[in-house]
The prediction has a mean pLDDT of 81. Transfer RNA from Candidatus Moranbacteria bacterium GW2011_GWF2_35_54, 72 nucleotides, folded computationally. NCBI's taxonomy places the organism under Bacteria, Bacteria candidate phyla, Candidatus Moraniibacteriota. It was read from a public genome assembly. Its Rfam family is "tRNA". It is annotated as a transfer RNA.

RNA sequence: GCCCUCAUAGUUCAACGGAUAGAACAAGGGACUCCUAAGCCCUAGAUUUAAGUUCGAUUCUUAAUGAGGGCA
Repeated sequence: GCCCUCAUAGUUCAACGGAUAGAACAAGGGACUCCUAAGCCCUAGAUUUAAGUUCGAUUCUUAAUGAGGGCA
């Protein structure tokens, strides 16, 4: 230098172009208990960035950024 893959809650992962972007663990609160833990109930929390296509984009296209890999 060229090519390929990936980027979504704090973490690990889902999500036919159309449902309020969902689950587990973690976090906060409540109730229970003599106290704590476990279990139970509730709450908050995310689409890397910028354009484009579309009635509608996490998803498709282009560019950028970052991570990993291959060739030279």